[in-house]
Context: one part of a larger RNA
Formats: sequence, C1' cells, structure tokens
RNA sequence: GAGUAACGAUAAUGCAGGUGAAAAACCUGCACGCCGAAAGUCCAAGGUUUCCUUGCGCAACGCUAAUCGACGCAGGGUGAGUCGGCUCCUAAGGCGAGGCAGAAAUGCGUAGUCGAUGGGAAACAGGUUAAUAUUCCUGUACUUUGGUGUAUUGCGAUGGGAUGACGGAGAAGGCUAGGCCAGCCAGGCGAUGGUUGUCUUGGUUUAAGCAUGUAGGGCGGUACUUAGGUAAAUCCGGGUACCAUGAAGCCUGAGGUGUUAUGACGACCUCCUUUAGCUUGCUAAAUGAGGGAAGUGGUUGAUGCCAUGCUUCCAGGAAAAAUCUCUAAGCAUCAGAUACAUCAGAACCGUACCCCAAACCGACACAGGUGGACAGGUAGAGAAUACCAAGGCGUG
Repeated sequence: GAGUAACGAUAAUGCAGGUGAAAAACCUGCACGCCGAAAGUCCAAGGUUUCCUUGCGCAACGCUAAUCGACGCAGGGUGAGUCGGCUCCUAAGGCGAGGCAGAAAUGCGUAGUCGAUGGGAAACAGGUUAAUAUUCCUGUACUUUGGUGUAUUGCGAUGGGAUGACGGAGAAGGCUAGGCCAGCCAGGCGAUGGUUGUCUUGGUUUAAGCAUGUAGGGCGGUACUUAGGUAAAUCCGGGUACCAUGAAGCCUGAGGUGUUAUGACGACCUCCUUUAGCUUGCUAAAUGAGGGAAGUGGUUGAUGCCAUGCUUCCAGGAAAAAUCUCUAAGCAUCAGAUACAUCAGAACCGUACCCCAAACCGACACAGGUGGACAGGUAGAGAAUACCAAGGCGUG
C1' cells in the first nucleotide's frame, strides 16, 4: 500500500424462551422462505473413526463470533448358515513344471495354476439402541453337509452327451408395484355471514415360505436299428415303422386365490414419571407401560414382471463349473444311490459413518468432477417446466 480488496453462488430471514462471562450464527418453539429425477433415500468406488441428541473443553483449526463443530481430551459403538467376499467356476490378462530361443540377464509358451467387472444353494415381516441390524429379539421359513434309523434299489468319472448359453431392432398381449376415487372406522361442528352436510380432518397397512398351477411360452410320443460322439453306453446324433398332428402328455411360467395371520401394525385412548406455562389444578411436551376401531371394492396403470419370451434383421452376437444323463475300470450280503424320519454342523473376513459430498478426486469446510438403484401429487406427451408431498435445508 491499507484498516483498502475480499469474507466463495442474491434459497431469507423474523420473534420468543433457554444456556452462557459474552448469543445475528448454539439448543427449543412459532412464523416465513428454498430444493423436491433433489439440495431426498439406499449402495459401489474411494476415505478410514470423520459415527454417538455420550461427558468435558475453546489455545489453534472454522475466512467474523461461537456456549457450536467433520476441532481438542476422554468414553462408547460395527453381532450373519441365508447380504457381500472366501470356501466353487472360468474371461481378458498374469504366472508358468518340462520345452523352444538366447553369451547371459531373460523372452516366448504346453500341461497346469491364478484372475470378476460375469456364471453358481438358501430369509422374510415386525420390534429394539444415544450409536448396529435381512446380522440382536419375537414370529414364521428355507438351503446345504455329515451321522444314525427305516424302506426300496445298479451304483460308479478327471471320460461321452445335454444344459448352463447369451446380438441388434420392433410389436402386441397378460399382470403387478404405485396412484386416484368410493365405501368403512375414529374425531371435529367453527371468536366473523354460513357450515349435521352431496361437510371436513386423519386412518384404511401386512412379507418370505407352503399349497394350488392360471394368462402365456416351449417340446411331438413310443418301439426297433445304427459306419458318428478317440474306448464303452440303455445317453446324444443318424435311419425306419406305428400313433398323433390347432390332440394327448411333459417342461416352464408372471400374477391371482387360500394359508401364514385368533399374529403383527394401526388413528386414538388410559396410566405413571419428568419438565414447562400459568387462569394453582388445568394445559402442553417428552420418556416408559397398558388397551386398541376400520383394515373392503372400483378405476387407472408403469420405463417393473411374464420375457434370456415372440417376430424380424445381418454385422451372426464369452467360457467354465454347478445341474441332468450315459456308461468304463471297479464294486456288487459291502460300498454306493433314491425317499422319508431324526440328530448335529454351517468356520473365517467385511458390516460404524460420508457417498453428486464440508468426510472421495481437485494444496482449501473450493460455484469443478464422480458409476448404479428408488421415482409420490396437480397441470403436462414427458424423468421438460411450474407449484407442492415424504424428507432435507436457509448455503459460518
């Protein structure tokens, strides 16, 4: 320079009470305002305790103050057979016994072994904490492995086959979530003209599982035979005959219905305790305990489900395991397999909190960047836009 610029989006504050040395900023209440395909909610990545109406504190940090804080000190907090990982599988890619190349270091690569962003068993509803919950508790389930028992019985793989198993575009249909309306239940009846009514306020919620097997989708069935599937095969593939062909049968399949549920939830009511206000026996709030009404129908309707379906097109759209089936060696009083019953087991790791952000990446509590899921009302073609709900904020 200069007590100058600036104090980081113009969403907005005001009042009362409390605490305190001190209050524009903290806490509580009442108004007002802002977002609402977000400035709400839940995850992945990343961060790594930042989490907590916990207790104490205000030097520094916070662009001011601070009694407040993502700050300092202390204490507390993350509970799983079913969520995710690992116990299983493979992709790109990595490593790589032998091997090949090279003077060597090393490079390449077979068998193999790792490697998810993919495939692969199984849980829902309610309640609860200051802070965790599909993890705790209550209720009701399911999967898988092992042992034992009973009954029946051809079992057996690192091998064969099927399946798993997949692209783009388009159209029509069946449903559901959700919304809206009516009915039903509980309350209200107006400080000012009207308001017992075709009025008004609030509620009307319930899962997985089990049973049924619908709208729809797919597959022909039986018998005999067989140069293929590196051996075998009753399996798959090829062939023949008969039956059927808009059939029967089998497989799959949303949703609905019943049950689960004489349960839970539920507006509201009662009681206890505490606090506040004052009309000093009432009102209001909070914690806890108890009781508890209705809980039906219509309409609309998804971008969700049936559906990895169907139709169509050319550019022709992963693999392996799990699973089913077939036999080989072998074993066949055993072992093994199938069904049922019963008993036991299901370890380990993650789980707090932020997550379009003051907690991640940007030197900052930075107008930037950051993948996915959810998607209410009125108007509207709409996830545009405007105003609102739930919820969250008024940007130190």

Background
The part of an RNA shown here (large-subunit ribosomal RNA, domain III) has 396 nucleotides and comes from a marine metagenome. Its Rfam family is "Bacterial large subunit ribosomal RNA". Its family is annotated with ribosome and structural constituent of ribosome in the Gene Ontology. The RNAcentral record of the full RNA draws on SILVA. The prediction has a mean pLDDT of 83.